[in-house]
RNA sequence: UAACCAUCCAGAGCGGCCGAGAGACUUGGCUUGUCGACGCCGCAGCAACCCGUGACCACCACAGGGUGCUAACGCCAAGGUCGAUGGAGU
Numbered sequence: 001u002a003a004c005c006a007u008c009c010a011g012a013g014c015g016g017c018c019g020a021g022a023g024a025c026u027u028g029g030c031u032u033g034u035c036g037a038c039g040c041c042g043c044a045g046c047a048a049c050c051c052g053u054g055a056c057c058a059c060c061a062c063a064g065g066g067u068g069c070u071a072a073c074g075c076c077a078a079g080g081u082c083g084a085u086g087g088a089g090u
Base pairs, nucleotide, nucleotide: 001089004087005086006085007084008083013043014042015041016040017039021032022031023030025079026078027077028076029075044070045069046068049066050065051064052062053061054060074082
């Protein structure tokens, strides 16, 4: 990182720092935040896309490694060659 494939109504929090917004974008809502949100760091946890292992193509299991994630149906609706994550590529 254009295009491609798969998934997005389940699941999972504590501490420290920061200090006013945050929920991707637009519009309209709604929710949430000084009882400190969002963000960063540490630890923990959830999950099972890829690697690995069990035993075997697949299924199933594990959770060692690579990610990812830890308010609400991607918060709701509309729009969009929109968004996020993983994989395979380049």